Two RNAs folded together computationally: RNase P RNA and transfer RNA, 495 nucleotides in total. Rfam match: Bacterial RNase P class A. The coordinates come from a structure-prediction model, not an experiment, and the mean pLDDT is 76.
[in-house]
């Protein structure tokens, strides 16, 4: 030079115009509403906010205890409120290598599956082939002429698993003994299982030794079996306020008006429709939850209630509600010191403000930085021009996975020079 | 925002539980049949099973991710 693996850090600063959306104060208006305008202060997305994949808090249902079924998870120690997450390590696998991956307990508890090929897909079994032996038949020797052998062939009856070939896999592999042929049937190194002793580590597991019968497929991300977890639902989860106009329910007025009932009529009576006035429960809706939380003093405000004086103003109590600042306690960030190998954990200092519910955070412009091109200059550097990804809170928090732009350390393998 | 489901030929679907050659109507081309068409018969085309990984001898099929498209969900009763 070229080609790779880790790991870390950052996601544009400062300012000035205009705008967007809460909030807090001051004012102006009248329609007195958490109403609208004007000024003014503060404030305003991210490493992933994403996807909604895991744990959680928080709520609300259920729920006496224990079974049972489901779900999920699984190597070991470790951290964490908890996790399927992290850290350190074992073995397995990839890669020459940095270094990456791994849902990695039980297949000799039990069931299930192994397609097509092939003879055979699992307690073996035997298809062509080997061998031994019987019958029969063919050819051929020999001879005492009836047999007797020596070779093939086809049945059948036994032994074999050494060759064959299909196949992802085929009941160890190699070698020699052995054998009628053979075969862990026997030996020997090998490779695997199990058991037993040692020595090493908390332990997964590692190093050595010895003994067994010789060998026992794969799949549990197939039921399953063992361990260890998990009650369900999700802020549209749920508290609370509560209009209209319909319906419920209750007192109450009242016979003027309609309709029923006291067997037809009149008078009474009574319901019930009417009217009024009260209750509670949904629904429009608002509000809380909610987004640094809690509690305490002072100051200032808005609302209610009560006094003073019946009403307006004023003013004092007391409750409540927002702010403003000061203290403690907790949370959360950084930062810095301690423990730890980390991972986290402990003290200390120093800062903290999106939370609107159809939903704001943009835009230009100056002047620094970043990054690439071009140009000038041994150079340090200067001039010009251009880019700037991926995305965007909706109850909160640890994580995990995807998407994505620059930088920066280390390590790795090839070539090339010196 | 929460929640559950689908994705297989141009179209609508099966296939998935039980893993083992991807199939079924329709279209759409050939041929016959007819004077022609249609309808009927016969035949044939036509598949990244949404993308990637992993598990397994073997993946549409079984777990992971991811994408895209669909559905429901205020209260009370």
């Nucleotide at each position: 030079g070229g080609a790779g693996u880790g790991a870390a850090c950052u996601g544009g600063a400062u300012g000035g115009u205009c705008g967007c959306u809460g909030c807090c104060c001051g004012g102006g208006c009248c329609u007195u509403g958490c109403g609208u305008c004007c000024g003014g202060g503060g404030a305003g997305a991210g490493g992933a906010a994403a996807g909604u994949c895991c744990g959680a808090a928080c709520u609300c249902c259920a729920c006496a205890g224990g079974g049972c079924g489901c779900u999920g998870c699984g190597c070991u120690g470790g951290g964490u409120a908890a996790c399927a997450c992290c850290c350190a390590g074992u073995c397995c696998c990839g890669g020459u290598g940095a270094c990456g991956g791994g849902a990695a307990g039980g297949a000799a508890a039990g069931u299930g599956c192994c397609a097509c090929a092939g003879a055979a897909a699992a307690c073996a079994g035997a298809c062509c082939g080997c061998c031994g032996u019987g019958u029969u038949c063919g050819c051929g020797g020999g001879c005492u002429c009836g047999c007797c052998u020596g070779c093939g062939a086809a049945c059948g009856c036994g032994g074999u698993a050494a060759g064959g070939g299909u196949g992802a896999a085929a009941c160890g592999g190699u070698g020699g003994g052995g054998u009628a042929a053979g075969a862990g049937c026997c030996c020997a190194c090998c490779a695997g299982c199990g058991c037993c002793c040692c020595g090493g580590g908390u332990g997964a597991c590692c190093g050595g030794g010895g003994c067994g019968g010789c060998u026992c497929g794969g799949c549990a991300a197939a039921c399953c079996c063992c361990g260890c977890a998990g009650g369900g639902a999700g802020c549209a989860a749920g508290g609370c306020c509560a209009a209209a106009u319909a319906g419920g329910g209750g007192a109450g007025c009242g016979c003027a008006u309609c309709g029923g009932g006291c067997g037809g009529c009149c008078c009474g009576c009574c319901c019930g429709a009417g009217c009024u006035c009260c209750c509670g429960g949904g629904u429009c809706g608002g509000u809380c939850g909610c987004u640094u939380g809690g509690c305490g003093a002072c100051g200032g405000g808005g609302c209610c209630u009560c006094g003073a004086u019946g009403a307006a103003c004023u003013c004092g109590a007391g409750g409540u509600c927002g702010u403003g600042c000061c203290g403690c306690c907790g949370c959360c960030c950084g930062c810095g010191c301690g423990g730890g190998a980390g991972a986290c954990c402990g003290c200390g200092c120093g800062g903290g403000u999106a939370g609107a519910g159809g939903a704001a955070u943009g835009a230009c412009c100056a002047u620094c930085g970043g990054c690439c091109g071009c140009c000038g200059g041994c150079g340090a550097c200067g001039g010009c021009g251009g880019c700037a990804a991926c995305a965007g809170g909706a109850u909160u928090c640890g994580g995990c996975u995807u998407a994505c732009g620059g930088u920066u350390c280390a390590c790795u393998c090839c070539g090339g020079c010196c | 925002g929460c929640u559950g489901g689908c994705g297989u030929a141009g179209c609508u679907c099966a296939g998935c539980u039980u893993g083992g050659u991807a199939g079924a109507g329709c279209a759409g081309c050939u041929g016959a049949u007819u004077u022609g068409u249609a309808a009927u018969c016969a035949g044939c085309c036509g598949g990244u099973c949404g993308g990637g990984g992993g598990u397994u001898c073997a993946a549409a099929u079984c777990c992971c991710u991811u994408c895209g498209c669909c559905a429901g969900c205020u209260c009370c009763a």